[in-house]
RNA sequence: GGCCUUGUCGUCCAAUGGGAAGACGCUGCGCUUGCACCGCAGAGAUCAGGGUUCGACUCCCUGCAGGUCCA
Repeated sequence: GGCCUUGUCGUCCAAUGGGAAGACGCUGCGCUUGCACCGCAGAGAUCAGGGUUCGACUCCCUGCAGGUCCA
């Protein structure tokens, strides 16, 4: 340098074009003499820009970052 691929809460990971889910973690409350465990509740995310579409995490283009392979 080229091909391919990945990018979603703090971390991991779902979502075949229509309501962004879950686990751990965090916060609050309950339980406890207290802590922990446990239960309940809550906050928290689509890499950036543009395009297609009634509608985009999803499809297309460009860029950025990471990875595999080739040179």